[in-house]
RNA sequence: AAUUCGCCCUUAGAGUUUGAUCCUGGCUCAGGACGAACGCUGGCGGCGUGCUUAACACAUGCAAGUCGAACGGAGUACCCUCGAAAGAGAUUUCGGUCAAUGGAGAGGACUACUUAGUGGCGGACGGGUGAGUAACGCGUGAGGAACCUGCCUUUCAGUGGGGGACAACAGUUGGAAACGACUGCUAAUACCGCAUAACGUAUUUGUGUCGCAUGGCAUGGAUACCAAAGAUUUAUCGCUGAGAGAUGGCCUCGCGUCUGAUUAGCUAGUUGGUAGGGUAACGGCCUACCAAGGCGGCGAUCAGUAGCCGGACUGAGAGGUUGGCCGGCCACAUUGGGACUGAGAUACGGCCCAGACUCCUACGGGAGGCAGCAGUGGGGAAUAUUGGGCAAUGGGCGCAAGCCUGACCCAGCAACGCCGCGUGAAGGAAGAAGGCUUUCGGGUUGUAAACUUCUUUUGACAGGGAAGAGCAGAAGACGGUACCUGUCGAAUAAGCCACGGCUAACUACGUGCCAGCAGCCGCGGUAAUACGUAGGUGGCAAGCGUUGUCCGGAUUUACUGGGUGUAAAGGGCGUGUAGCCGGGCUGACAAGUCAGAUGUGAAAUCCGGGGGCUCAACCCCCGAACUGCAUUUGAAACUGCCGGGCUGGAGUGCCGGAGGGGUAAGCGGAAUUCCUGGUGUAGCGGUGAAAUGCGCAGAUAUUAGGAGGAACACCGGUGGCGAAGGCGGCUUACUGGACCGUAACUGACGUUGAGGCUCGAAAGCGUGGGGAGCAAACAGGAUUAGAUACCCUGGUAGUCCACGCCGUAAACGAUGAUUACUAGGUGUCGGGGCCCUAAGGGGCUUCGGUGCCGCCGCAAACGCAAUAAGUAAUCCACCUGGGGAGUACGUUCGCAAGAAUGAAACUCAAAGGAAUUGACGGGGACCCGCACAAGCGGUGGAGCAUGUGGUUUAAUUCGAAGCAACGCGAAGAACCUUACCUGCCCUUGACAUCCGGAUGAAUAAGGGGUAAUGCCCUUAGCCCUUCGGGGCAUCCGAGACAGGUGGUGCAUGGUUGUCGUCAGCUCGUGUCGUGAGAUGUUGGGUUAAGUCCCGCAACGAGCGCAACCCCUAUCUUCAGUAGCCAGCAUUUAGGAUGGGCACUCUGGAGAGACUGCCCGGGACAACCGGGAGGAAGGCGGGGAUGACGUCAAAUCAUCAUGCCCCUUAUGGGCAGGGCUACACACGUGCUACAAUGGCGGAAACAGAGGGAGGCAAGCCGGCGACGGCAAGCAAACCCCAAAAAUACCGUCCCAGUUCGGACUGUAGUCUGCAACCCGACUACACGAAGCCGGAAUCGCUAGUAAUCGCGAAUCAGAAUGUCGCGGUGAAUACGUUCCCGGGUCUUGCACACACCGCCCGUCA
Repeated sequence: AAUUCGCCCUUAGAGUUUGAUCCUGGCUCAGGACGAACGCUGGCGGCGUGCUUAACACAUGCAAGUCGAACGGAGUACCCUCGAAAGAGAUUUCGGUCAAUGGAGAGGACUACUUAGUGGCGGACGGGUGAGUAACGCGUGAGGAACCUGCCUUUCAGUGGGGGACAACAGUUGGAAACGACUGCUAAUACCGCAUAACGUAUUUGUGUCGCAUGGCAUGGAUACCAAAGAUUUAUCGCUGAGAGAUGGCCUCGCGUCUGAUUAGCUAGUUGGUAGGGUAACGGCCUACCAAGGCGGCGAUCAGUAGCCGGACUGAGAGGUUGGCCGGCCACAUUGGGACUGAGAUACGGCCCAGACUCCUACGGGAGGCAGCAGUGGGGAAUAUUGGGCAAUGGGCGCAAGCCUGACCCAGCAACGCCGCGUGAAGGAAGAAGGCUUUCGGGUUGUAAACUUCUUUUGACAGGGAAGAGCAGAAGACGGUACCUGUCGAAUAAGCCACGGCUAACUACGUGCCAGCAGCCGCGGUAAUACGUAGGUGGCAAGCGUUGUCCGGAUUUACUGGGUGUAAAGGGCGUGUAGCCGGGCUGACAAGUCAGAUGUGAAAUCCGGGGGCUCAACCCCCGAACUGCAUUUGAAACUGCCGGGCUGGAGUGCCGGAGGGGUAAGCGGAAUUCCUGGUGUAGCGGUGAAAUGCGCAGAUAUUAGGAGGAACACCGGUGGCGAAGGCGGCUUACUGGACCGUAACUGACGUUGAGGCUCGAAAGCGUGGGGAGCAAACAGGAUUAGAUACCCUGGUAGUCCACGCCGUAAACGAUGAUUACUAGGUGUCGGGGCCCUAAGGGGCUUCGGUGCCGCCGCAAACGCAAUAAGUAAUCCACCUGGGGAGUACGUUCGCAAGAAUGAAACUCAAAGGAAUUGACGGGGACCCGCACAAGCGGUGGAGCAUGUGGUUUAAUUCGAAGCAACGCGAAGAACCUUACCUGCCCUUGACAUCCGGAUGAAUAAGGGGUAAUGCCCUUAGCCCUUCGGGGCAUCCGAGACAGGUGGUGCAUGGUUGUCGUCAGCUCGUGUCGUGAGAUGUUGGGUUAAGUCCCGCAACGAGCGCAACCCCUAUCUUCAGUAGCCAGCAUUUAGGAUGGGCACUCUGGAGAGACUGCCCGGGACAACCGGGAGGAAGGCGGGGAUGACGUCAAAUCAUCAUGCCCCUUAUGGGCAGGGCUACACACGUGCUACAAUGGCGGAAACAGAGGGAGGCAAGCCGGCGACGGCAAGCAAACCCCAAAAAUACCGUCCCAGUUCGGACUGUAGUCUGCAACCCGACUACACGAAGCCGGAAUCGCUAGUAAUCGCGAAUCAGAAUGUCGCGGUGAAUACGUUCCCGGGUCUUGCACACACCGCCCGUCA
């Protein structure tokens, strides 16, 4: 210090359902671990680990031998003796002889060594594997009075004397071999008798003592039985019997030990007994006989899976998962069976038999077993050397030396894991080069590099060199290894993954829903921080990622630590068995409980302390712990068990009333239908409207009588009863339960309730009745695109009764039963008590039921709230993401229909609850708008104009597309415009800036040439000056660049349309809500208005509304020309002139209208209705003015602009063509179809504009368009300019016309460089369609619609378009049911790209 107690410490979350929120709930991620594998990469060392799959098959070598001090042989060597062949040499009569040497071989003796065999011990250990096994197999704790134990320790006693064999060996012989057979010889510590013998064993008997029982132990007597082996170096080692110990084993028992009930019954040696056998020993272990038991819901049997444990991983813990290495136990050894030997085996490297497989064979027969160590094939994602050594540790044998030992110790291979080290360190800014990026300034890589100085771990080389080896000596595989020293030189050494969020880390390019990524959410459709690459950055590092598996997070199986009204989840209801739980007092016991002690909980591991390898990993020592089990001693509060007594729980008795409680029988009236008779006549019936149907054969209607079945109006009620389902006319009989009161009796008899049993709406089924009405199926008629429906006419099962099945419902209060407690208020039903009373009743209180409101509390919210969904307790049932599916299979039940029980594969990232804000509704309430209605006039039919689509074309440039594109951009395409097409040309360019050179221009005029530009030529032609030069301009040249009406309006700015001139849209603070949000802004009135008033947990404020601005309607005042003329004068009779400014008018400045006044209504308010006065009255009329936002609305072709694209062209110039095409379709217009009209004549009245490259009077010419001449006017002066409809006169007479004017011909005019494609106008002639327009559809509420003309912009010319102006000048609005659009409140919602939504089925 670990441990305990107290303090302290420990216990982390995130993404994803939604427009947003809270909750429920699943999925996913961040962490750790691994006997791993795969991808990329790889310097060193230490310590570990390494077939998880085929318990698949195995070549080869090795893995168990040893003892000669048990034995007989054999062999070798040494010694002794003998000694063959050969034989140098000598001699010879040439036949030979002698002969050192040589040593085959033989004999003997001692010693040493080797050893096949006999014999002993060991091969039952060590080593491997996990197939089997759900078991006393394992773990833990007991027991054996029911047992064994070689070698070892210790004690006692002994070791005397004999005998007969068998191997080896020899001979014969079989067989290919393996291996035998026969005959003969022989030794022993081999084998067998005899002797001796108990403290042994067996039988019997006595004594003592102990045990839970059988019985055990100690001791005495008698009888019977059984031993032995020698070797030797004389130290010893052996051998035999017995006792004890130790070690090892065997057996029995308590407890624990996976999943499935879609396995509920299993069992015949089965369970027990008696007797016997067997075993080391108990036992049905085995046999015979007897009995009929034994196990099982506390899960037997069966099926599946699995070696078990110490431990390991994870976790805050409780748990969960796992059992590789190390250690303990078990099982197995090619598969199955069997025994033998032995102390020990039913024996991995023994035997026998059978099977499969492999090998040998002479075909007769044999041999084999790597789940020992290496190794091979195979399988597989995947797992090593046919290595060294017995030096150490350990084992076997041996007296020992020693031999054997793939146990073991080492080495090799593998980043497989853990740990350690290194790949350099310090300085170094010109912030180098290069790379990447850029807003072109820079930024970043980055002190990083280079460079300077230093070091040498590692490495290379060289020298030295261990420990591991014990009491003396010898002995080291590893290994010349570790380690130490020296020399050399930054030298030999960095990768992998990630960078959208979770999650640390961002840019560029490429790609363009492709290629690809992805753990979840999700990225990618031309500006991708999400794909690929690069630069940069982050993380880890000799590794880094991925995959797989386990735990964690997951309180997501909840013991710690969850739930069930609506999210998944209360059984349809009762009764009751087992079980669980249980009132108050007292005594005893001690099972649970608590405390102490003892034994055990192996070692290793974990944890604490210390030590050893340089550190660490690793190893060693000590301690603590192992939360457990058992024994024992105590305590007695609580639970339990036993005994006694209590009355409060529960029950019984007695009194009383309430009730559609149940069963059976009987009775009643109304109504429907049918039958019969009467009256009576043409319809009835039915519907949104009809038809089918009924009816002249007499219906419906009405009346009388009869038949039959079913249901019981009114009372009738969030009233009653019942456990639920359910129960409703009246009477009777039988019968269940609840309640009030009383307190006589019992004395905890209670609660709940798995299984079991009963009841259980409707529909359905069986048998037999019954059948009025109603009514599935069915038929017909309608409706409809269809209508197997809704509606109608019929109509059968059924509905009714009896008996029997079924057993389910949104069987719901979507809320299990019981008990206790916890503010109130107000109804109602049944009963009791007290008080008052006018006798109707009222008040207070209590028990039981049934409703509503509401506090605390609870709840995700909604809500619940004494009838809990609150606070507690007990018991039961049920839930664990959505779909698949309450399906399949199996089983049980059922006559069937079907019910009960009840999965998986696969698939999704959600499914869901409550509440919020919107949008929406063929929901509701209120309100508005030419929204409908009421009216007037049109469009849609004709011809033409114009725009669009389509088609065509070399091109018919482009854009706009429901409202909100289509007489739109375009306020005006013959060229130009022009962007399109064809052809011809230019290339620093038509235009801008910069540089160099030359020149003096620019420009104007002319000429050549061309289709034209381009091109070529000629002439004229600068400024300032201090004289140095400068300015300006042109031309030439080079490159930076210009240029683009090329793309993207879905990259943008700006501008615009639209909802909509609709009345809305928000904010601050406060308050409410967990929150999204709400409140304010809702409500009652009122308004054109969120306009105003009142009220109110709101109080204020902003953008909108209104007002302020302009025009117009009235008046006043000032001014009076170019305007005007009342009065005066003049007059050419024209306000022409004088004069005047009164009026009109013009231009300034003011006034006026505010619900100010009166009456009524309203709330005494806001305001509304009416009236007066007034030019105008309740916003007087019109304009400008467009909130927050919506539509990825429109526009890159007005302009600006990011990115992309083109660069002798997608740029620029020119000519010609095209935008003007034409079978057709649509939009917008003009002109008409005529008499309210056309034509002709003559007459009258505007406003607002324009005018100098202009408007043009007037005169002349022309039928005319127009031409010629020409006054006036930069305009209240002159001109355009005639206004037209209208009124008047005349004519036409209802017709394709005196309507209508298209089209065409001829001749002209004007503009313009130019009217062919392709202009307008004029004259004459020609004279088409069209006689009021289908379905449908548009505009307009008053000076409006309709109608009539006039002007202007653009413009050389070219309006039926557009924008303005005035003239004439209506009709109608009951009203808000309906269509369309909009506003407010409310309701529903499965919608939220928001109903053009979502979504279901079928088919492809």
Molecule: small-subunit ribosomal RNA
Organism: uncultured bacterium